[in-house]
RNA sequence: GCGGGAAUAACUCAAUGGUAGAGUGUCACCUUCCCAAGGUGAAGGUCGCGGGUUCGAAUCCCGUUUCCCGCU
Repeated sequence: GCGGGAAUAACUCAAUGGUAGAGUGUCACCUUCCCAAGGUGAAGGUCGCGGGUUCGAAUCCCGUUUCCCGCU
């Protein structure tokens, strides 16, 4: 230098153009004499960044940043 992949909640990951979710964690409550375990609920997101397409984009297109793999 060329090609491919990844980036989404504190962490690990889903979501094949139509309200952004799960598990773990955090907080509150229930249960228990207490703890642990269990149950219910809540908070937490400019979907790496900047543009474009579209009635509508995490998703499609272009550029760009970081990381991983391969080639030279």
This is a predicted structure of a 72-nucleotide RNA (transfer RNA) from a Chitinivibrionales bacterium.
Rfam family: tRNA. Rfam classes the family as a transfer RNA.
Its mean pLDDT, the model's own confidence on a scale to 100, is 83.